RNAcentral holds the sequence, with entries from ENA.
Bacterial RNase P class A from a Planctomycetota bacterium, 367 nucleotides, folded computationally.
Lineage of the source: Bacteria > Pseudomonadati > Planctomycetota.
Its Rfam family is "Bacterial RNase P class A". By type it is a ribozyme.
The gene name in the source record is rnpB.
RNA sequence: CGAGAGGACUGGGCGGUCGCUCUCGGGGCGCAAGCUCCGGGGGAGGAAAGUCCGGGCUCCGCGGGUCAGGGUGGUUGCUAACGACAACCGGUCGCAAGGCCCGGGAAAGUGCCACAGAAAACAAACCGCCUCCCUCGGGAGGUAAGGGUGAAAUGGUGCGGUAAGAGCGCACCGCGCUCCCGGUGACGGGGGUGGCAUGGCAAACCCCACCUGGAGAAAGACCAAAUAGGGGAGCGGGCGAUGACCCACGCGUAGCGCUCCCGGGUAGGUCGUUCGAGGCCGGGCGCGAGUCCGGUCCUAGAGAAAUGGCCGCCCCCCCGCCCCCCCGGGCGGGGGACAGAACCCGGCUUACAGGUCCUCUCGCGCC
Numbered sequence: 001c002g003a004g005a006g007g008a009c010u011g012g013g014c015g016g017u018c019g020c021u022c023u024c025g026g027g028g029c030g031c032a033a034g035c036u037c038c039g040g041g042g043g044a045g046g047a048a049a050g051u052c053c054g055g056g057c058u059c060c061g062c063g064g065g066u067c068a069g070g071g072u073g074g075u076u077g078c079u080a081a082c083g084a085c086a087a088c089c090g091g092u093c094g095c096a097a098g099g100c101c102c103g104g105g106a107a108a109g110u111g112c113c114a115c116a117g118a119a120a121a122c123a124a125a126c127c128g129c130c131u132c133c134c135u136c137g138g139g140a141g142g143u144a145a146g147g148g149u150g151a152a153a154u155g156g157u158g159c160g161g162u163a164a165g166a167g168c169g170c171a172c173c174g175c176g177c178u179c180c181c182g183g184u185g186a187c188g189g190g191g192g193u194g195g196c197a198u199g200g201c202a203a204a205c206c207c208c209a210c211c212u213g214g215a216g217a218a219a220g221a222c223c224a225a226a227u228a229g230g231g232g233a234g235c236g237g238g239c240g241a242u243g244a245c246c247c248a249c250g251c252g253u254a255g256c257g258c259u260c261c262c263g264g265g266u267a268g269g270u271c272g273u274u275c276g277a278g279g280c281c282g283g284g285c286g287c288g289a290g291u292c293c294g295g296u297c298c299u300a301g302a303g304a305a306a307u308g309g310c311c312g313c314c315c316c317c318c319c320g321c322c323c324c325c326c327c328g329g330g331c332g333g334g335g336g337a338c339a340g341a342a343c344c345c346g347g348c349u350u351a352c353a354g355g356u357c358c359u360c361u362c363g364c365g366c367c
């Protein structure tokens, strides 16, 4: 210098001006709630997004066990928790740095394997090869070494062996079983042994191990009108119902009226709700994800939803013209993304103009 691999950061700056929202101080108006004016201060993101996974928090449910349903799926860690993350193991791709893996079980059972092919799995002979028979074209038998089909064909390569062949025998590789060693473990290494003993699919049912109550901020808690209705107490006497056959008086009960009290719901308001598994810096431990200690900081809280508009200068990119040998400079025009809090937090995924930095690999050149 070229080609790559992994990761981190940033997401226009300054000034003026006009607004929006929250808050503090002061003034004015108002009984108050509040409204308004002046001044000070705070005011989106790396994803605030999708709402996919996990947790906090809240309410409801819950005697124990089991099953069903759902989820997860190499190992060991980390964590509040996880399907996230870290390290490692195995497989696979890459010369490499590194990338990717929906990575338990196919000798528990059931099922499926299109087309092609003889055959897709307790089996099977289409061509070919070999032996025998015969009417020379076939028939009987042997054979999975060769051809052909297919995504996949019954361990692979070689030597021996044979009529031709075949784990039929042997060596190596692979595989199963078993023992030893190393490792916390996934697993790795080695020895012995078995001629190989059932091909693939579990993102087919299923089996195994582990996890697992439901709903969510419109959760939930509190304050609380007007009107209507409910309950209670007191008073009222004009009324009128009733009690016990009638009448009178009195009394009781229910009604009615007035006053007061109580409680529920609605409108409305307040809280939850912005200090939290929090950020930054330093140190200890750890390969790491992380964790512990110390210091320091407080950093949006709206409610149909504020965080914006305009102007000037600068910055970056593109285009055109001019000066200029080049370097460079000037002028004009255009562009500067994705997006946007709504209880909070840890992840994942997706979107994104442009810019910056770090580490590593391979190749070439020079010293």
Stems, first nucleotide, its partner, number of pairs: 001363010012314007020043010045338001049349002052347005057216004069212005074088004089103001090101004104207002109205002111201003126147002128143007155173006174196001175194008220271004230262007241253003278297008315336009